[in-house]
RNA sequence: GGCCCGUUGGUCAAGUGGUUAAGACACCGCCCUUUCACGGCGGUAACGCGAGUUCAAUUCUCGCACGGGUCA
Numbered sequence: 001g002g003c004c005c006g007u008u009g010g011u012c013a014a015g016u017g018g019u020u021a022a023g024a025c026a027c028c029g030c031c032c033u034u035u036c037a038c039g040g041c042g043g044u045a046a047c048g049c050g051a052g053u054u055c056a057a058u059u060c061u062c063g064c065a066c067g068g069g070u071c072a
Base pairs, nucleotide, nucleotide: 001071002070003069004068005067006066007065010025011024012023018055027043028042029041030040031039048064049063050062051061052060
């Protein structure tokens, strides 16, 4: 340098044009308990950046950044 894949809360991770962006762990609050742990209930928190297509983009297209793989 060419090609391919990926980037979503603090971490992991689902979703793949329209819905309130699911879930687990973590964190916070309450309940339970003599206390802690376990358990139960609730809460905070996310679509890498820019442009395009579209009535509508996390999702499709292009570029850039970063990470990984592969070829030279």
Transfer RNA from an Oscillospiraceae bacterium, 72 nucleotides, folded computationally. Its Rfam family is "tRNA". Rfam classes the family as a transfer RNA. Its mean pLDDT, the model's own confidence on a scale to 100, is 80. Taxonomically the source falls in Oscillospiraceae (Bacteria, Bacillati, Bacillota, Eubacteriales).